[in-house]
Context: one part of a larger RNA
RNA sequence: CGUUAGAAGAUUGCGUGAGUCUGACUCUAGUACGAGAGGACCGAGUUGGACAAACCUCUGGUUUACCUGUUGUCGCGCCAGCGGCAUCGCAGGGUAGCUACGUUUGGUUGGGAUAAGCACUGAAAGCAUAUAAGUGCGAAACCCGUCACAAGAUGAAUCUUCUUUUAAGGGUCGUUCGAGACUAGGACGUUGAUAGGCCACAGGUGUAAGCGCAGCGAUGCGUUCAGCCGAGUGGUACUAAUUACCCGUUAAG
Numbered sequence: 001c002g003u004u005a006g007a008a009g010a011u012u013g014c015g016u017g018a019g020u021c022u023g024a025c026u027c028u029a030g031u032a033c034g035a036g037a038g039g040a041c042c043g044a045g046u047u048g049g050a051c052a053a054a055c056c057u058c059u060g061g062u063u064u065a066c067c068u069g070u071u072g073u074c075g076c077g078c079c080a081g082c083g084g085c086a087u088c089g090c091a092g093g094g095u096a097g098c099u100a101c102g103u104u105u106g107g108u109u110g111g112g113a114u115a116a117g118c119a120c121u122g123a124a125a126g127c128a129u130a131u132a133a134g135u136g137c138g139a140a141a142c143c144c145g146u147c148a149c150a151a152g153a154u155g156a157a158u159c160u161u162c163u164u165u166u167a168a169g170g171g172u173c174g175u176u177c178g179a180g181a182c183u184a185g186g187a188c189g190u191u192g193a194u195a196g197g198c199c200a201c202a203g204g205u206g207u208a209a210g211c212g213c214a215g216c217g218a219u220g221c222g223u224u225c226a227g228c229c230g231a232g233u234g235g236u237a238c239u240a241a242u243u244a245c246c247c248g249u250u251a252a253g
Base pairs, nucleotide, nucleotide: 001152005163006162007161008160009159010158011157015149016148017147018146021049022048023047024046025045026044027043033038051106052105053104054103055102059100060099061098062097066093067092068091069090070089071086072085073084074083075082076081110144111143112142117137118136119135120134169247170246171245172244173189174188175187176186177185194240195239196238197236198235199234200233201232203229204228205227210223211222212221213220214219
């Protein structure tokens, strides 16, 4: 831009793509078969491999705005206590998130028409013959079925509702997100829990500072499972989402 008024929502599915994998073991059964050696079809079950998708409860990884220990040096006048720099200085842990080495799930079953093949009935040709008329079974292939997309399917579909006038609706703007390069998409904008802050909890670290006690001291013990704390969960209007503006209409050939 089109889809022939403009919108908001919900669908159909022309069609397109994805998927379609496979082993071992157990039972049937040491059965059928076979002199024996050996050793099944069919059917039932268990457990794997590779591949794919989703997810983070568990197990791990990461976690440079979390906690702790510690070296050197500089600074805060000094002690104490802290801060800067040194690969995040180094080291030990580690929430959310993201992840695989982790967890869960998937290929199935089924239907249709068939191939090779196997058959039924059956003439030409009094017989025979699966074929000539007719009929059936039959494969990971084909068409469905499963999953995803899908009306620019210009063949432009369908349904419901709203607006018939400064309208419905949309946008700008702001707070933002399990959304994101930007756009787009989702949530919210005081009739408010959208983000931050605060409170509580979860969770991490591991017992703060100060003071007291013991020790010559390093240090230890008590106060104290403390103190501190990113993203998590639930609350709470304290802060910021103020006010407002723009598009859209002229009755649709």